[in-house]
Context: one part of a larger RNA
RNA sequence: CUCUCUCUAAGGAACUCGGCAAACUAGCCUCGUAACUUCGGAAGAAGAGGCGCCUCACUCUUUUGUAAAAAAGAUCAUGAGGUCGCAGUGACUAGGCUCAGGCGACUGUUUACCAAAAACACAGGUCUCCGCAAAGUCGUAAGACUAUAUAUGGGGGCUGACGCCUGCCCAAUGCCAGAAGGUUACGGAAGUUGGUUAUUCGUUAAACAAGAAGCUGACGACUUAAGCCCUGGUCAAUGGCGGCCGUAACUAUAACGGUCCUAAGGUAGCGAAAUUCAUUGUCUGGUAAGUUCAGACCUGCACGAAAGGCGUAACGACUCUGAGCGCUGUCUCGGAGAGAGACUCG
Repeated sequence: CUCUCUCUAAGGAACUCGGCAAACUAGCCUCGUAACUUCGGAAGAAGAGGCGCCUCACUCUUUUGUAAAAAAGAUCAUGAGGUCGCAGUGACUAGGCUCAGGCGACUGUUUACCAAAAACACAGGUCUCCGCAAAGUCGUAAGACUAUAUAUGGGGGCUGACGCCUGCCCAAUGCCAGAAGGUUACGGAAGUUGGUUAUUCGUUAAACAAGAAGCUGACGACUUAAGCCCUGGUCAAUGGCGGCCGUAACUAUAACGGUCCUAAGGUAGCGAAAUUCAUUGUCUGGUAAGUUCAGACCUGCACGAAAGGCGUAACGACUCUGAGCGCUGUCUCGGAGAGAGACUCG
């Protein structure tokens, strides 16, 4: 010097990104206990006192005794007296607490080996498919799961206890329903047309020309399904939810008016927010001093209603996030000691 510990005057977070680490607290009994609340909780809230040992009393049991009483014993509580130490849950064991905000209701689950969380799940809500040889899934199939179940059931999607609620838009995309019309495949098909050639013409013989039926190609009016176009519905389906100009008797602002566009122009609630760029916005509070924090304001770059909105008691190794009390070697600022290393000698 390094590690693991113990103690430390005065101060007590001045340390630091941050009280990280350490310290305080701690058991049992008694008293006492706020806001808030889903009336269960919050709560061991907070806070205060007691605790060893000895003797006696009280209580109870047994024995003796007619009774009074006596003797022996028992454990919880209570009361009285006494006694020792610095200290009596004497060691070990053994909650620090409070206030306020964010997120998630909760218990639970997760990245075996850097993340335990605000992520996942959840009960609850809602939409949708499915009548059983179900929908859905696996398999080429047989078959299997669903299910030895049957809509108070099974599958899928979203949301996520509870409370108050969940606005407008069906133009686009999707889904559902519809069938009048348009378009449309295979197939069918009247008809048109090519090839082949029995035969005919022609020739001395050929070539050439015409050419029925059959066979085989091409085209084809017309007929012909779903789909698409079309007509409606549907947003807790995918999604979307404006601009400009003017106006009130100070100024400012605009309840009001005009105009353009749209399917409709963001309702309630919340809002510099886990969302706010400018930004350390402005005001208030807390501090001597506060880019964080709490409460407001609204100019929401770019919140917003089941990719839910806003609240919410309880809960959380959450975060942080802020503040306070207590406590401390975190620090002012170091010091002392123990053990194990390192180092020196052997």
Molecule: large-subunit ribosomal RNA, domain IV
Organism: Chlamydomonas nivalis